Molecule: Bacterial RNase P class A
Organism: uncultured Acidimicrobiaceae bacterium
RNA sequence: CGAGCCCGGGAGGCGGCCGCGGCCGGUCACGAACCGGUCGAGGAAAGUCCGGACUCCACAGGGCACGGUGCUGGCUAACGGCCAGGCGGGGCGACCCGACGGAAAGUGCAACAGAGAGCAGACCGCCGAUGGGCCGGAAAUCCGGCCACAGGCAAGGGUGAAACGGUGGUGUAAGAGACCACCAGCGUCGCAGGUGACUGCGACGGAUCGGCAAACCCCACCGGGAGCAAGGCCAAGCAGGGACAGGGUGGCCCGCCCGCCACGUCUCAGGUAGGCCGCACAGAUAGAUGGCCGCCCUCGACAGAAUCCGGCUUACACCCGGACUCGCACC
Numbered sequence: 001c002g003a004g005c006c007c008g009g010g011a012g013g014c015g016g017c018c019g020c021g022g023c024c025g026g027u028c029a030c031g032a033a034c035c036g037g038u039c040g041a042g043g044a045a046a047g048u049c050c051g052g053a054c055u056c057c058a059c060a061g062g063g064c065a066c067g068g069u070g071c072u073g074g075c076u077a078a079c080g081g082c083c084a085g086g087c088g089g090g091g092c093g094a095c096c097c098g099a100c101g102g103a104a105a106g107u108g109c110a111a112c113a114g115a116g117a118g119c120a121g122a123c124c125g126c127c128g129a130u131g132g133g134c135c136g137g138a139a140a141u142c143c144g145g146c147c148a149c150a151g152g153c154a155a156g157g158g159u160g161a162a163a164c165g166g167u168g169g170u171g172u173a174a175g176a177g178a179c180c181a182c183c184a185g186c187g188u189c190g191c192a193g194g195u196g197a198c199u200g201c202g203a204c205g206g207a208u209c210g211g212c213a214a215a216c217c218c219c220a221c222c223g224g225g226a227g228c229a230a231g232g233c234c235a236a237g238c239a240g241g242g243a244c245a246g247g248g249u250g251g252c253c254c255g256c257c258c259g260c261c262a263c264g265u266c267u268c269a270g271g272u273a274g275g276c277c278g279c280a281c282a283g284a285u286a287g288a289u290g291g292c293c294g295c296c297c298u299c300g301a302c303a304g305a306a307u308c309c310g311g312c313u314u315a316c317a318c319c320c321g322g323a324c325u326c327g328c329a330c331c
């Protein structure tokens, strides 16, 4: 210098003018209006995917069902989050990615291609020992050659995401864990290190085929339901219950008395409209943070709260700081 990787921060700045919402103060004709002061979106306010606070309902204990999570240690109110580590995969590297328990409990799945894909299989190929056919040697018997019909094989090729370990040897007609040695992998045990996941070393065993559990399932742990339109308070009018000095009306000749109406007055409960709280160091219930101009820089993205908080994920122009890696050149 170039390319890259990780972490953190910012999210145009300043000035002028005009506006918007909350609160406080002043003027005031007290419903408002005006003036002044002060505060006024984000790193994601988003998706509403997790976890909690808060609220109401339900609830003896245990189990079943259903859903979620799934290596280890820690952090946390909690989490599917974060930090560190282990293992596996990718990258030359800094670093990145991983639902990362169980496939000898059982059930199931594997498109296309391919001969064969689940107690596997034979297309090309190799062999043709044994049996068969043909030819030759005096030759029914023996020997040699040819064919590749029966048959044998699974080494090599080929298909596939995946085809029943690898190398060398023995063996054979050709071959093969058929057998042997070593390696790999699996299992058991021991020793050492680590809190642990796990790692290293050693011994022994048996020829040893896998994949998928974000398929059912098994194991372990977690989970009661609904959500601020939660929920609480006040409560107009209409309808309803009760009371009454009165009013109207019926029973009786009248009054007392009894009943009805609900005209009037008072009152009660639930509760609608509506209001308040919940509700916030922005904050409403039609929902406020905007516009214009000038200067500067590197020409400014994604996008706007609606109960609050901790996360995750997704969108995003550009700039700044720090750690590190690789390549080239020079000292």
Base pairs, nucleotide, nucleotide: 001327002326003325004324006322007321008320009319010318012296013295014294015293016292017291018290020040021039022038023037024036025035026034027033042302046313047312049311050310051309052308053307054227055226056225057224066223067222068221069220070219071085072084073083074082075081086100087098088097089096090095101218102217106216107215108212109211123157124156125153126152127151130150131149132147133146134145135144136143137142165183166182167181168180169179170178184208186205187204188203189202190201191200192199193198231277232276233275234274240268241267242266243265244264246263247261248260249259250258251257297300